[in-house]
Two RNAs folded together computationally: RNase P RNA and transfer RNA, 452 nucleotides in total. Rfam match: Bacterial RNase P class A. Gene Ontology terms of the family: dimeric ribonuclease P complex, tRNA processing and ribonuclease P activity. The coordinates come from a structure-prediction model, not an experiment, and the mean pLDDT is 78.
RNA sequence: UGAGGCGGCCGGGUGACCGCUCCGCACGAGAACUGCGGGGAGGAAAGUCCGGGCUCCACAGAGCAGGGCGCUGGGUAACCCCCAGUCAGGGCGACCUGAAGGAAAGUGCCACAGAAAUGACACCGCCGGCCUUUGCCGGUAAGGGUGAAAUGGUGCGGUAAGAGCGCACCGGCGGUCGGGUGACCGGCCGGCCAGGCAAACCCCGCCCGGAGCAAGACCAAAUAGGAGGGCGCUGCCCGCCACAGUGGUGGGAGACAGGCUGCUCGCCGAGCCCUCGGGUCGCGGUCGCAAGAGGCGCCGGGUAACCGGCGUCCCAGAGAGAUGGUCAUCACCCCUGAAGGGGAACAGAACCCGGCUUACAGGCCGCUCUCGACCA
RNA sequence: GCCCGCUUAGCUCAAAGGACAGAGCGCAUGGCUUCGGACCAUGAGGUUAGGGGUUCGAGUCCUCUAGCGGGCACCA
Numbered sequence: 001u002g003a004g005g006c007g008g009c010c011g012g013g014u015g016a017c018c019g020c021u022c023c024g025c026a027c028g029a030g031a032a033c034u035g036c037g038g039g040g041a042g043g044a045a046a047g048u049c050c051g052g053g054c055u056c057c058a059c060a061g062a063g064c065a066g067g068g069c070g071c072u073g074g075g076u077a078a079c080c081c082c083c084a085g086u087c088a089g090g091g092c093g094a095c096c097u098g099a100a101g102g103a104a105a106g107u108g109c110c111a112c113a114g115a116a117a118u119g120a121c122a123c124c125g126c127c128g129g130c131c132u133u134u135g136c137c138g139g140u141a142a143g144g145g146u147g148a149a150a151u152g153g154u155g156c157g158g159u160a161a162g163a164g165c166g167c168a169c170c171g172g173c174g175g176u177c178g179g180g181u182g183a184c185c186g187g188c189c190g191g192c193c194a195g196g197c198a199a200a201c202c203c204c205g206c207c208c209g210g211a212g213c214a215a216g217a218c219c220a221a222a223u224a225g226g227a228g229g230g231c232g233c234u235g236c237c238c239g240c241c242a243c244a245g246u247g248g249u250g251g252g253a254g255a256c257a258g259g260c261u262g263c264u265c266g267c268c269g270a271g272c273c274c275u276c277g278g279g280u281c282g283c284g285g286u287c288g289c290a291a292g293a294g295g296c297g298c299c300g301g302g303u304a305a306c307c308g309g310c311g312u313c314c315c316a317g318a319g320a321g322a323u324g325g326u327c328a329u330c331a332c333c334c335c336u337g338a339a340g341g342g343g344a345a346c347a348g349a350a351c352c353c354g355g356c357u358u359a360c361a362g363g364c365c366g367c368u369c370u371c372g373a374c375c376a
Numbered sequence: 377g378c379c380c381g382c383u384u385a386g387c388u389c390a391a392a393g394g395a396c397a398g399a400g401c402g403c404a405u406g407g408c409u410u411c412g413g414a415c416c417a418u419g420a421g422g423u424u425a426g427g428g429g430u431u432c433g434a435g436u437c438c439u440c441u442a443g444c445g446g447g448c449a450c451c452a
Base pairs, nucleotide, nucleotide: 001372002371003370004369005367006366007365008364009363010362012330013329014328015327016326017325018324020040021039022038023037024036025035026034042346046357047356049355050354051353052352053351054212055211056210057209061265062264063263064262066208067207068206069205070204071085072084073083074082075081086100087098088097089096090095101203102202106201107200108197109196110195123144124143125140126139127138128137129136130135152170153169154168155167156166157165171193172192173190174189175188176187177186178185179184216287217286218285219284226276227275228274229273230272231271236252237251238250239249240248241247242246258268259267260266278451279450280449294313295312296311297310298309299308300307301306332343333342334341335340377448378447379446380445381444382443383442386401387400388399389398394432403419404418405417406416407415425441426440427439428438429437
């Protein structure tokens, strides 16, 4: 100096003026107005793809079905996330990528081509026999051909020709020994040689109850205090009270509609479901609802993700609707000789949080990281 | 805001993972007819919404993105 690799950050700044929304204080009986002070979008607020908190449905229950995940160890509230490692693939390299259990439990599929596609197989070729020849019978997977894939690969020996038939090395599998928490790695032994697909069914291991803030709780007002249809209960025993037809209330046993978002069990259990119409100043008000797995700083533990302690700060929130605009100036990019002019991405909270993924103009920082060129 | 579903020719739909994705209607051309319709024959028309992955092979299986459609308040 060029080309990269990895990690992290920003997403215009300042001032003036004019607005919007929320909170607090003052003035008000209260509300509103006004004044003062304070807060006011993002790294993805997005997609709603995972995981949790929270709420209701049994206290969230059992089994089956179903779904998800899938190398190992750790982190975490949890995870299809993160960290560290293993193996495989890619790159000269720094490094990157990987839904990466089981195909020797079973079933299924492997089109076309090809002789044969998995209880493998003889089309050509090679070899032996019969034979005058075409050919027939047998052996053979070394060679040709087909295919995405042809029953380990290379070499030597061996043989009629061949073949793990024998041997050496490599690969796989099995056994054993050693290292490692483990995935796995290394050594030795055994010719044991076994096709691929599980983002096909399946097997193994682990996890998952369902619905979602329009969850849900409280309060109020209004009407046609509604109409039609479907399903069900008001039954039994005991005690008490009123009483004399019986009614009310407490407990127990058992059954049914319906509920527990598939089925069965189990539990709850007096009303439930559908359609039409109406109401809520034409989705009523308050809460849920922003102090949280919270931010920042320091110290300690850990390779790291992360965890612990101490200090400090309070930091959006509604009407599904506020969070902005103008001017000046500075910084960035483009055009122009200059004055000057133009541009500035993706996008916008809606119960909250941890992730992933996707979109994104331009810019910054760090690395005793890699490769190359040049100079000394 | 939340929860679901769909996307194949101009339209409506097919297609157990297997050649070059089909059918009906529509469209074009020719025939028949005086002309038109009906009918007959021939033909065009597709990035299977788009990207990536699994597989020998994807419209189909998995995943990301885009577009479209549907449902969900309370009272009584």